[in-house]
RNA sequence: UCACUGGAGAGAGGUCACUUCCGAGGUGACCCACCGAAGGGGCAAGCCCGAGCGCUGAAACAGCGCAAGGGCCAAUCUCUCAGGUAAAGCGGACAGCGA
Numbered sequence: 001u002c003a004c005u006g007g008a009g010a011g012a013g014g015u016c017a018c019u020u021c022c023g024a025g026g027u028g029a030c031c032c033a034c035c036g037a038a039g040g041g042g043c044a045a046g047c048c049c050g051a052g053c054g055c056u057g058a059a060a061c062a063g064c065g066c067a068a069g070g071g072c073c074a075a076u077c078u079c080u081c082a083g084g085u086a087a088a089g090c091g092g093a094c095a096g097c098g099a
Base pairs, nucleotide, nucleotide: 001099002098004096005095006094011032013031014030015029016028017027018026019025033085034084035083039081040079041078042077046072047071048070049069052066053065054064055063056062
């Protein structure tokens, strides 16, 4: 990477329009409420650089310590942009078996 299998959560929300057998359902827009496991953003320890300050020393472009600030830095954490919220379907982090 491919194939198969498993795979959660959250409103069958409201209004309007379209479709229509003028029922349901579906689609779109707007509004409110929610979910986190496509994707995306953020953060730790730690590591690196380091203005400057201090110590040792006769001195050094020597050694040591502290250090503003900066860089790198994970997730199933967090944000909720995206996506998603009856069943079905699609998607789905991750896991298992195989290649």